The prediction has a mean pLDDT of 83.
This is a predicted structure of a 1513-nucleotide RNA (small-subunit ribosomal RNA) from an uncultured Chitinophagaceae bacterium.
Rfam family: Bacterial small subunit ribosomal RNA. Gene Ontology terms of the family: structural constituent of ribosome and ribosome.
[in-house]
RNA sequence: AGAGUUUGAUCCUGGCUCAGGAUGAACGCUAGCGGCAGGCUUAAUACAUGCAAGUCGAGGGGCAGCACGGGUAGCAAUACUCUGCUGGCGACCGGCAAACGGGUGCGGAACACGUACAGAACCUUCCUUUAAGUGGGGGAUAGCCCGGAGAAAUCCGGAUUAAUACCCCAUAAUAUUAUAGUAGUGGCAUCAUUAUAUAAUUAAAGAUUUAUCGCUUAGAGAUGGCUGUGCGGCUGAUUAGGUAGUUGGUGCGGGUAACGGCCCACCAAGCCAACGAUCAGUAACUGGUGUGAGAGCACGACCAGUCACACGGGCACUGAGACACGGGCCCGACUCCUACGGGAGGCAGCAGUAAGGAAUAUUGGUCAAUGGACGCAAGUCUGAACCAGCCAUGCCGCGUGAAGGAUGAAGGCCCUCUGGGUUGUAAACUUCUUUUAUAUGGGAAGAAAUGCAUUCUUAUUCUUAAGAUGCUUGACGGUACCAUAGGAAUAAGCACCGGCUAACUCCGUGCCAGCAGCCGCGGUAAUACGGAGGGUGCAAGCGUUAUCCGGAUUCACUGGGUUUAAAGGGUGCGUAGGUGGGCUUGUAAGUCAGUGGUGAAAUCUCCGUGCUUAACAUGGAAACUGCCAUUGAUACUAUAGGUCUUGAAUUUUCUGGAGGUUAGCGGAAUAUGUCAUGUAGCGGUGAAAUGCUUAGAUAUGACAUAGAACACCAAUUGCGAAGGCAGCUGGCUACAGGGAUAUUGACACUGAGGCACGAAAGCGUGGGGAUCAAACAGGAUUAGAUACCCUGGUAGUCCACGCCCUAAACGAUGGAUACUCGACAUUUGUGAUACACAAUAAGUGUCUGAGCGAAAGCAUUAAGUAUCCCACCUGGGAAGUACGACCGCAAGGUUGAAACUCAAAGGAAUUGGCGGGGGUCCGCACAAGCGGUGGAGCAUGUGGUUUAAUUCGAUGAUACGCGAGGAACCUUACCUGGGCUAGAAUGCAGUGUGACCGUGGGUGAAAGCUCAUUUUGUAGCAAUACACAGAUCGUAAGGUGCUGCAUGGCUGUCGUCAGCUCGUGCCGUGAGGUGUUGGGUUAAGUCCCGCAACGAGCGCAACCCCUAUCAUUAGUUGCCAUCAGGUUAAGCUGGGAACUCUAAUGAAACUGCCGUCGUAAGACGCGAGGAAGGAGGGGAUGAUGUCAAGUCAUCAUGGCCUUUAUGCCCAGGGCUACACACGUGCUACAAUGGGAAGUACAAAGGGUUGCUACCUGGUGACAGGAUGCUAAUCUCAAAAAACUUCUCUCAGUUCAGAUUGCAGGCUGCAACUCGCCUGCAUGAAGCUGGAAUCGCUAGUAAUCGUAGAUCAGCAACGCUACGGUGAAUACGUUCCCGGACCUUGCACACACCGCCCGUCAAGCCAUGGAAGCUGGGUGUACCUAAAGUCGAUAACCGCAAGGAGUCGCCUAGGGUAAAACUAGUAACUGGGGCUAAGUCGUAACAAGGUAGCCGUAUCGGAAGGUGCGGCUG
Repeated sequence: AGAGUUUGAUCCUGGCUCAGGAUGAACGCUAGCGGCAGGCUUAAUACAUGCAAGUCGAGGGGCAGCACGGGUAGCAAUACUCUGCUGGCGACCGGCAAACGGGUGCGGAACACGUACAGAACCUUCCUUUAAGUGGGGGAUAGCCCGGAGAAAUCCGGAUUAAUACCCCAUAAUAUUAUAGUAGUGGCAUCAUUAUAUAAUUAAAGAUUUAUCGCUUAGAGAUGGCUGUGCGGCUGAUUAGGUAGUUGGUGCGGGUAACGGCCCACCAAGCCAACGAUCAGUAACUGGUGUGAGAGCACGACCAGUCACACGGGCACUGAGACACGGGCCCGACUCCUACGGGAGGCAGCAGUAAGGAAUAUUGGUCAAUGGACGCAAGUCUGAACCAGCCAUGCCGCGUGAAGGAUGAAGGCCCUCUGGGUUGUAAACUUCUUUUAUAUGGGAAGAAAUGCAUUCUUAUUCUUAAGAUGCUUGACGGUACCAUAGGAAUAAGCACCGGCUAACUCCGUGCCAGCAGCCGCGGUAAUACGGAGGGUGCAAGCGUUAUCCGGAUUCACUGGGUUUAAAGGGUGCGUAGGUGGGCUUGUAAGUCAGUGGUGAAAUCUCCGUGCUUAACAUGGAAACUGCCAUUGAUACUAUAGGUCUUGAAUUUUCUGGAGGUUAGCGGAAUAUGUCAUGUAGCGGUGAAAUGCUUAGAUAUGACAUAGAACACCAAUUGCGAAGGCAGCUGGCUACAGGGAUAUUGACACUGAGGCACGAAAGCGUGGGGAUCAAACAGGAUUAGAUACCCUGGUAGUCCACGCCCUAAACGAUGGAUACUCGACAUUUGUGAUACACAAUAAGUGUCUGAGCGAAAGCAUUAAGUAUCCCACCUGGGAAGUACGACCGCAAGGUUGAAACUCAAAGGAAUUGGCGGGGGUCCGCACAAGCGGUGGAGCAUGUGGUUUAAUUCGAUGAUACGCGAGGAACCUUACCUGGGCUAGAAUGCAGUGUGACCGUGGGUGAAAGCUCAUUUUGUAGCAAUACACAGAUCGUAAGGUGCUGCAUGGCUGUCGUCAGCUCGUGCCGUGAGGUGUUGGGUUAAGUCCCGCAACGAGCGCAACCCCUAUCAUUAGUUGCCAUCAGGUUAAGCUGGGAACUCUAAUGAAACUGCCGUCGUAAGACGCGAGGAAGGAGGGGAUGAUGUCAAGUCAUCAUGGCCUUUAUGCCCAGGGCUACACACGUGCUACAAUGGGAAGUACAAAGGGUUGCUACCUGGUGACAGGAUGCUAAUCUCAAAAAACUUCUCUCAGUUCAGAUUGCAGGCUGCAACUCGCCUGCAUGAAGCUGGAAUCGCUAGUAAUCGUAGAUCAGCAACGCUACGGUGAAUACGUUCCCGGACCUUGCACACACCGCCCGUCAAGCCAUGGAAGCUGGGUGUACCUAAAGUCGAUAACCGCAAGGAGUCGCCUAGGGUAAAACUAGUAACUGGGGCUAAGUCGUAACAAGGUAGCCGUAUCGGAAGGUGCGGCUG
């Protein structure tokens, strides 16, 4: 110090989350030691038991108990008893203390606390000091004793007694009071103070060891308290008014230590409050603590200061001090005792118990030290305190070993697995050390003092004080510490490992189980779940949870914003407030400086010191940023005064305008009415219909009436504060600007509340009503159409008066002032003779710099640079909603939350994609044509269905005569059944047998199982080895099982479309852009020109093959013009090398030439020439990428699954099923045809398990012979359409051929399921095909036949090739489809098959209203009223003081009543939020298919529609 998260990516805004520190913590796992600290945050809930406040006999009467002493009995132990003479002392009287110490944080928003002042308005026991005094007298009472009541607590009566208890008298002033006394001094108003005079009043206590301790009065001090005031520190305005003792006065009133409405009587009507009164909620305050760079924010455990409280509430008494934690009285609640009549109690003291809770300790020791109470003292008491115990609760320290040690052991884990890596110098092993723990031994400081003794010293009042010496006192504790002994011996865990964030692999699981702080992991290869190995971090701890600060500049004082992200009020006037021009003088409040006081200690910081170190403790310093006082300075602000003119205003004059208001006038248009002309339609729409019209419409003309609005001028114009304002004229009125003079002299700016104005819609009353037009009605459209369109039409639209008060009331930009480059346009002034031109002032606009901004953009009319004032914002939703309040006739407006929920919502810009946006262009895309499909029958493929199985895959275009270029068995993967298990094939190693091959038998459907038989080879003498075969054993199997969404390879498609990128440079914060866009051109990102781009790559084109022309070379099996021979005929033969042809090499075409156009590229021409002309025709060739496209069943391959089976062998069946639907084809429906006969012309292929001439038989398929050919030689082989002649004559036919029957042929182990072919017979549908749809632009479509692959045969009508015959049409690019480029909008980015809105239905959650029900605290009124103070008081008591009793005021509490507030709950009800796959529509985003949105009114299942006005987002 930052990081993650909105997006395809970017910048910004903005929230959420994390990393750090902390804690009186808790929980989980784990745990060796010590030091120092801390330890009920909850129930101020209830408490058993013990202890926590006593002491003084030197105040007193006394003497129960103890001791001592005496006596009696007894040997003694012991028992009984006596004596207040003694040590002492229970209870009692009296004194002092108990008001401290200790606990807790209920209450309290207050002078309670903090801080600083004040008391001229006060008190203070004990202590110190000063002065004075301490004389005399009196009557009681407790105790003790006697009696009584009661269960007890306790109480009553009688007798008697003391005091430092109580009372009286005397003395007394520097005390108190009075004399408004007199005189002086001072101050701050009352006054204070000094001196002085007179009068009145009030004291005392003794004890005793004789020295002291006490007592009384007065003064001073100290200490402690009390009171007042300034300033400071919580939240809410959805709390705005509060207050009757309230505010002030008088009464020498009462009361108090003291001032005071503190209380009372009377008088006045004040007092507090927007600088927040009152009310409500919450809270002990502070020093400080945590965090933070700081400013701040949060907190207030422990320690320290203050306050408050002591079961809840009230009250006083005593006392110096209390309205009293361990005192009292009363009321209340609760608990306990009880003989039922009455009593007792108060742990928020220390321990402890119960309860609550996530959670917090021992019913310990000692007064040794420190401190406190009492006492002369010894001493007693002290749960204050000091110690110990429990707890890792925190902080700090130490240890769990150190060095060496590589066959890098074993084991674990991982991998590319004969091996390697890692755990890992880690271990083992060797050497060393001994902190800690254990055992043994020694052993402190804390003790200064006190006390006792010595009489040793000094002072001296001769007893005390100070000192000296000796002895005594330690809970902790035999603790800290030290020494010795042995031995690595006694001691490591927790969390994490996807990113943030240090640390990675395997297995299991399979959107399951689970994880998660945020983003997010998990749907079969999970570094994110669980386990393991390894690693990382911290370490006697580690994690989690909770809370606070930080990061968060995310409430911004330091230190933020408001055009579009949240945010400028609709506009003005103006109050309070804030701010304010030049010069000058005074003052000194702010401000600044010095000094003084205070700011407790502790804490923090620095420098030291002490515990072995540290934590910790401690000394000193600094600091405590504050408050008060005082002295000074006077620049600025303020304040008081003076002055100035430039801000502001006024005067005068000119000008300007749809500024406002009121009255009058005008023409055009519209509607209606009357009359006239005139006749069949008008009107309206995308097209129609509703509507009007022969009762005369529409149209045309004339006249009349009505209301509303003002064409042209008109504009980026003008005016106004905004809303807004438009025919013309007049009246009234406001404003702005310019020029010129003079006047006032800061009079100014802004403006919370307040007041006024405020479009449209809407409301009330009364008019008016032409047009238009919510609602409504009808007609259309539509799946529907509560809409868009049409015909009507009411409120309303208009006027007057009164309300409403909101708009996208927008420049989405508050007002004022000053400053800061320019250009152009325009309005109105001034100056000029002026129509150029230039100056100046005030406006209105456009463009562009610096600067600013996230960018878009703004830019003298700022969103720039500054100052002042106001308003507003703080994630999205819930929601501008609920509740409350105010306003309104209502509609509604203003103000304005929370629970809950999400991790985003949002702005600007970028690249794509998309648009029922735009522009340009292309394509058999449309159009123009030709022929088909869709109808029939059949073939074939698919779906579906069926089945034991109908194996699997392909599924819009881009599956469906596709994988399959050929399923009877095989194929075959499927089904049924029978078998095999190292297996059907191959390798390697071992064992044993033997040649192998072969032959035969049994069984069986076969496979298989089984039996018998025959026989050894090579080398070597042999043992043995080698070869071969089968057997057995071991080891590498096998799988058309799954995953094409783990993959390679291959393929389809966009698309043979013209695109896709890179380097450097430049632009931009960036994503990105530029280049690649633009102007032309092309089939083409093809080329040219231009240009912040310059170049390059993959694509295009070309290079390759076939074909069209020619040349050369070569002539066999091909050819035959010429010559010769020869046949019925035939290149048949000799020969030829011309031609065709064959197959190699070349040539040829390039807009090269001409003309026109053009800068060029290039285009055009019935151009020339040429076999071919502008790419001649065809093929191969497929950029970056898209579709998680297809294929694990061609092949290969990761992972998973399977191993007597999902492998392998075999037989049979199935893949060929059949109500049906679709695709692709064949054949037809006929005369451009069918049939018969005859006659021509190809190309390209195949052939020895083959093609077969020829002959014979058969109607034929074919069969039997036989010949040639391994092919330019022989053969398949006949080409067919065509042409010629004959026939048929429009019909289900001499068309068509399905289907079926019979008889045959061929292949093959085998044609039943299930082949093809032949002959004869049979002779179905079908007469040109609905909606729709396909192909094709020339040797093409159409049509005709031929060949081949696969193959025993064939379901081939398929596919792939080949040639024959051989058209029509294209005006053109509006439209449909697809594509390319540029541009535009976007809320899309899984990219329009996108996104997304609302009702309804379901589940869950929180919440509003609500008849009512139940609590809580507070105030008011009335009734009642304990204890108690105060007041009054004749009877009773007392010598008296006084008391009892009675009465009165007040009052805790209780009761009653009506309200308000607040909380909980509730039948029912309202909306809201959330929830993979519900229903209805499609409102928004593109011109979103009717542009959207805002306000308002109205209507509708719903989104929403429509009207009116506004905005451009």